[in-house]
Context: one part of a larger RNA
RNA sequence: GAAUGAACGUUGGCGGCGUGGAUUAGGCAUGCAAGUCGUGCGGCAGCAGGCCCCGUAAGGGGUGCUGGCGAGCGGCGUAAGGGAGAGUAACACGCGGGUACCUGCCCUCAGGCCCGGGAUAGCUGCGGGAAACUGCAAUUAAUACCGGAUGAUGUCUUUGGACCAAAGGUGUAAUUCCGCCGGAGGAGGGGCCCACGUCCUAUCAGCUAGUUGGUGAGGUAAUGGCCCACCAAGGCAAAGACGGGUACGGGGUGUGAGAGUAUGACCCCGCUCACUGGGACUGAGAUAUUGCCCAGACACCUAUGGGUGGCUGCAGUCGAGAAUCUUCCGUAAUGGGUGAAAGCCUGAUGGAGUGACGCCGCGUGCGGGAUGAAGGCCUUUGGGUUGUAAACCGCUGUCAGUGGGGAGCAAGUGUAUGGGGGUUCUUUUUUGUGUUUGAGCGAUCCGCAGAGGAAGCGCAGGCUAAGUUUGUGUUAGUAGUUGCGGUAAUACGAACUGCGCAAACGUUAUUC
Numbered sequence: 001g002a003a004u005g006a007a008c009g010u011u012g013g014c015g016g017c018g019u020g021g022a023u024u025a026g027g028c029a030u031g032c033a034a035g036u037c038g039u040g041c042g043g044c045a046g047c048a049g050g051c052c053c054c055g056u057a058a059g060g061g062g063u064g065c066u067g068g069c070g071a072g073c074g075g076c077g078u079a080a081g082g083g084a085g086a087g088u089a090a091c092a093c094g095c096g097g098g099u100a101c102c103u104g105c106c107c108u109c110a111g112g113c114c115c116g117g118g119a120u121a122g123c124u125g126c127g128g129g130a131a132a133c134u135g136c137a138a139u140u141a142a143u144a145c146c147g148g149a150u151g152a153u154g155u156c157u158u159u160g161g162a163c164c165a166a167a168g169g170u171g172u173a174a175u176u177c178c179g180c181c182g183g184a185g186g187a188g189g190g191g192c193c194c195a196c197g198u199c200c201u202a203u204c205a206g207c208u209a210g211u212u213g214g215u216g217a218g219g220u221a222a223u224g225g226c227c228c229a230c231c232a233a234g235g236c237a238a239a240g241a242c243g244g245g246u247a248c249g250g251g252g253u254g255u256g257a258g259a260g261u262a263u264g265a266c267c268c269c270g271c272u273c274a275c276u277g278g279g280a281c282u283g284a285g286a287u288a289u290u291g292c293c294c295a296g297a298c299a300c301c302u303a304u305g306g307g308u309g310g311c312u313g314c315a316g317u318c319g320a321g322a323a324u325c326u327u328c329c330g331u332a333a334u335g336g337g338u339g340a341a342a343g344c345c346u347g348a349u350g351g352a353g354u355g356a357c358g359c360c361g362c363g364u365g366c367g368g369g370a371u372g373a374a375g376g377c378c379u380u381u382g383g384g385u386u387g388u389a390a391a392c393c394g395c396u397g398u399c400a401g402u403g404g405g406g407a408g409c410a411a412g413u414g415u416a417u418g419g420g421g422g423u424u425c426u427u428u429u430u431u432g433u434g435u436u437u438g439a440g441c442g443a444u445c446c447g448c449a450g451a452g453g454a455a456g457c458g459c460a461g462g463c464u465a466a467g468u469u470u471g472u473g474u475u476a477g478u479a480g481u482u483g484c485g486g487u488a489a490u491a492c493g494a495a496c497u498g499c500g501c502a503a504a505c506g507u508u509a510u511u512c
Stems, first nucleotide, its partner, number of pairs: 001512004006508005013362006019355002026318003030315003035076003040073002043069002047067003050063005083273003092198003096194004101190003106186004111181002114148004124137005154163003168178002199245003206236003211233006218226001248270004252263004275296005298309004326352001328351003334348001335346004365395004375386004399453001401448005408441002412436001456501005461482003467496005477484002
């Protein structure tokens, strides 16, 4: 000098774009953060409408009839998205190869979708329990579950053969549309293997028994000591094995002419973790955690019998700390889940709020104005300086304030009508017309008033730009370094003056 996720001190007008729990991976009140589908199913608790009955009326009762829909069965999703960096020195990451494998949704292709069955939630009845929850009986449905048939381009194969599937819904008079089953290919995603690279330590020198290899069985989607039986005795290491310490890795970032060196906040890619430890289940995918089970610590409820919980999601709170924000708004946009769709959900995300935390931009006026006013400071008492600075005169209107207009962020989507593909409906596509969706902003334009509302901080002996007076008297203090201060201190305190930077300026910490 440059830099920072900074902090502290003094000061502080506006805006844009960024950015903000680095410490206790410490504990958490409260709310929200993952649902959706009635075009899979039986149904009908509630809401609205219709119909029927009672009633003069107000109103009441009945009825799943319609819109729709609580709870339930079923499907898809919840493995994404979001957070954190504890662990990990490792095929974790990076880079370049490999294959013995898997792949829901999506795309392409050629096939299939036949005949049956028994249950169980819900509902109803009777219970148990303080609660969480749960038992028995009867009964019902499915795209839930099961059996049979069919069966190759699939799987296995001793090449003879053997084996494996399915589900319907919707609309029409009917071909539609959305699904279902097995197969082949693709796309995207993942599993596994290998070469090379990746911190400090030798005051860690030897390490290893499933250890190294083989054969055979098992297991996996798949290779393999992955696991097991038997056999052999190997394998690694001074080019640092083994041990100890520290640490998520990379793209990048800071600095530097570069070589290098330091670093890994925000953003992107990968990995790992989810109160601590262990385990599997479901599934295309997890060893999942706003799923389950077990153990533990902690906290809460309890009728003492027993239960419940997991913010390293968004806000917020306590604690510790030098230190880090709102218990905000919206699904309008982008994306995701689901649905045929309308739609619904989305603390992802888009916005607003907060902090000079950073970078950038703008403003705090402009012109004239000498008797060089007053005041301050210095003085050789003549004067000098503050200083065109002020007053005063004349202008302007950025920003802030106030009133009004306003492009755009909106692309679509829905409904109705007409035409075409194909004959009216359904569905798809195109064109035209009408209606409609903004949480939050808002570029910019016009008007209003009036210099009004907007400057500080550090320094002044040398390094280093900028000095005088006074107070103090090795005292009080100062200090990055050299050092100042013991009676005339340009170095301490104050005043005036000056220098530097400026909505900031200094200090501290850290890196080059």

Annotation
Predicted 3D model of a 512-nucleotide part of an RNA (small-subunit ribosomal RNA, 5' domain) from a metagenome. The full RNA is in RNAcentral, with records from SILVA.